The RNA shown here (transfer RNA) has 73 nucleotides and comes from a Candidatus Omnitrophota bacterium. The prediction has a mean pLDDT of 81. Its Rfam family is "tRNA". Rfam classes the family as a transfer RNA.

RNA sequence: GCCGACGUAGCUCAGCUGGUAGAGCAGCGGUUUCGUAAACCGCAGGUCGACAGUUCAAUCCUGUCCGUCGGCU
Numbered sequence: 001g002c003c004g005a006c007g008u009a010g011c012u013c014a015g016c017u018g019g020u021a022g023a024g025c026a027g028c029g030g031u032u033u034c035g036u037a038a039a040c041c042g043c044a045g046g047u048c049g050a051c052a053g054u055u056c057a058a059u060c061c062u063g064u065c066c067g068u069c070g071g072c073u
Base pairs, nucleotide, nucleotide: 001072002071003070004069005068006067007066010025011024012023013022019056027043028042029041030040031039049065050064051063052062053061
């Protein structure tokens, strides 16, 4: 330099050929216990990497950047 994959909650990841974003763990509160842990119940946490385009409507489609990883030279 060229090609490809990926970027979503603090972390690991879902999200079905576009229709108002979810799970597990972690965190906080509660129940239980003499107490802690475990268990159970609940709560909070996201401008979906950035900027444009298409569309009535974009995490999803298109383009350009940025970052991570891999391959080729």